[in-house]
RNA sequence: CGAAUAAAAGGUGAUGGCGUCCACCUUAAACGCCGUUAGGCUAAUGACGCCUGUUUUUGG
Numbered sequence: 001c002g003a004a005u006a007a008a009a010g011g012u013g014a015u016g017g018c019g020u021c022c023a024c025c026u027u028a029a030a031c032g033c034c035g036u037u038a039g040g041c042u043a044a045u046g047a048c049g050c051c052u053g054u055u056u057u058u059g060g
Stems, first nucleotide, its partner, number of pairs: 009026005016051006032041003
């Protein structure tokens, strides 16, 4: 000086926020699906719970 490993810490998980758990990443993890194109479709979760927004139905 370089590499590897470990620890700590941080970050990420297709549209917002919080909590818990899980998984992944160490400059990567991640960036949905259909369609030649034009364009079209689902969803606020990785999973669970709550809040906000949106959509559908019913009642007042």